This is a predicted structure of an 88-nucleotide RNA (TPP riboswitch aptamer (THI element)) from Sulfurovum sp. The sequence was found by an Rfam model in a public genome assembly. Rfam family: TPP riboswitch aptamer (THI element). Rfam describes the family as follows. Vitamin B(1) in its active form thiamin pyrophosphate (TPP) is an essential coenzyme that is synthesised by coupling of pyrimidine and thiazole moieties in bacteria. Model confidence (mean pLDDT): 76 of 100. NCBI's taxonomy places the organism under Bacteria, Pseudomonadati, Campylobacterota, Campylobacterales, Sulfurovum.

[in-house]
């Protein structure tokens, strides 16, 4: 010096279903009120009015899925069995 880790700041991405309706019920982190996720990316989306199973019903569960797409920069550190360089 770089990288990693942690923290901070600013910013960005996302879904919002089912039960006829609902202040009640179901799943879920989250179903309009907060939550989740940001390239080491299954947050979310396409295929998909897909396939199999279950349910009162559903994007409820599994498969598809090593598939296609998908949103980030800066700074700080008393951190490190890390890497490089310099000096002794």
């Nucleotide at each position: 010096a770089u990288c990693a880790a942690u923290c901070u700041c600013u910013c960005g991405g996302g879904g919002u279903g089912c039960u006829u309706a609902a202040c009640a019920g179901c799943u879920g982190a989250g179903a309009c009120a907060a939550c989740c996720c940001g390239u080491c990316g299954a947050a979310c989306u396409u295929g998909a009015a897909c396939u199999g199973g279950a349910u009162a019903a559903u994007u409820c569960c599994a498969g598809c899925g090593u598939a296609g797409g998908g949103a980030a920069g800066a700074g700080a550190u008393a951190u490190g069995u890390a890497u490089g360089c310099u000096u002794a």